[in-house]
């Protein structure tokens, strides 16, 4: 100087005026508990992604979510976790000089399907050119033989086509060739060693079968019930009370793709009439920080310490001053763990060339 991986920060400070919550004071109401406030002091007040709503869970209701069909998802191995499609470690393959990075990475010797163009032939294949042999005819030649044409065979080594031509390289072999034979590599089978395993490395046997495609159907293994804080609960109350018609216990509703099961129970339509919300759920949590211990690590355990937004017509803002490197992406809405996407710039640790 160029990079790789991980972690952290997200303009700083001061002042003034507001907003939300909370806690004191004050005032008002009330017998009290307590409630209220155009009053007042203190304290706290968005994020690393609060986002996309893509996964997983908590919580709530329906049955403690039960059986079957259908459907969806995941897919090397081991571990972590509440759980996961996430994370950590490892294996294999690929990329990079390297630090490192990437991977839907089960099954194609169960079945079905698909493969344009080119090419002679595309899956128990194929002879276009070429190579070799037999036969016939011709030419040259004294002959041996050479050569041309036709025909019948052999041949997958060479050329050509293609993404792919039915193991690769070499030696032997042969008329020419060929796993035809052999060596090495690859492959298959068996067994051995190491490893928890994925897998790796030797050994023996086999002459090589079983081409590709499963983010094509499919098969195998595992997982998955549905709806969501407008869940739900409480207070209040008018989906009330009323009239008419129709249907019906093999029914109707909860209940969701369907069936069973379970629970509740008469239901549907029309007429007419009428309404109102409030409180809670709500933030103390698989929580943060520090230390120690165990572990390669994700993480776990123990101890100490801290309380860190909770709005709901919805707060977190505006202005002024000083300074600098002139400030990006963007704003909670039940809560967590992830992933993905957006992001001005800066700091830092380890490592590589």
């Nucleotide at each position: 100087g160029a990079g790789u991986u991980g972690g952290c920060c997200a303009g700083a400070c001061a002042g003034u005026c507001g907003c939300u919550g909370u806690u004191g004071g004050g005032a008002g109401c009330g017998u009290a508990a307590g409630c209220u406030c155009g009053c007042u002091g203190g304290c706290a007040g968005a994020g690393g992604a609060a986002a996309g709503u893509c996964c997983g869970g908590g919580c709530u209701c329906c049955a403690u979510a039960g059986g079957g069909c259908a459907g969806a998802g995941u897919g090397c191995c081991a571990g972590g976790u509440a759980a996961c499609g996430c994370c950590u470690g490892g294996g294999a393959a690929g990329c990079g000089u390297g630090a490192g990075c990437u991977u839907a990475c089960g099954g194609a010797a169960a079945g079905u399907g698909c493969a344009g163009c080119a090419g002679a032939a595309a899956g128990g294949a194929a002879a276009c050119c070429g190579c070799c042999g037999g036969u016939g005819a011709g030419u040259u030649g004294u002959a041996a033989a050479a050569u041309u044409c036709a025909u019948c065979g052999g041949u997958a080594a060479g050329g050509g086509u293609g993404a792919a031509a039915g193991g690769g390289u070499g030696c032997g072999g042969u008329a020419a060739g060929a796993g035809c034979g052999c060596a090495c590599c690859g492959c298959a089978u068996g067994g051995g060693u190491g490893g928890u395993a994925a897998c790796a490395c030797g050994c023996a046997u086999g002459g090589c079968a079983u081409g590709g495609u499963a983010a094509a159907c499919c098969c195998c293994a595992c997982u998955c019930g549905g709806a969501g804080c407008a869940a739900g609960a409480c207070c209040a109350a008018a989906u009330a009370g009323g009239a008419a018609u129709c249907c019906a216990a093999u029914g109707g509703c909860g209940u969701g793709g369907c069936c069973c099961g379970c629970g509740c129970u008469g239901g549907a339509u029309u007429c007419g009439g009428g309404u109102a919300g409030g409180u809670u759920g709500c933030u103390u949590g698989a929580g943060g920080c520090g230390u120690a211990u165990g572990g390669u690590g994700a993480c776990a355990u123990a101890c100490g310490u801290c309380c860190c937004a909770g709005a709901u017509g919805a707060a977190u803002g505006a202005c002024u001053g000083u300074c600098c490197a002139c400030g990006a992406c963007a704003g909670a809405a039940c809560c967590c763990g992830g992933c993905u996407u957006a992001u001005c710039g800066g700091c830092u640790a380890a490592c590589u060339c």

Model confidence (mean pLDDT): 76 of 100. Bacterial RNase P class A from a marine eukaryotic metagenome, 353 nucleotides, folded computationally. Rfam family: Bacterial RNase P class A. Rfam classes the family as a ribozyme.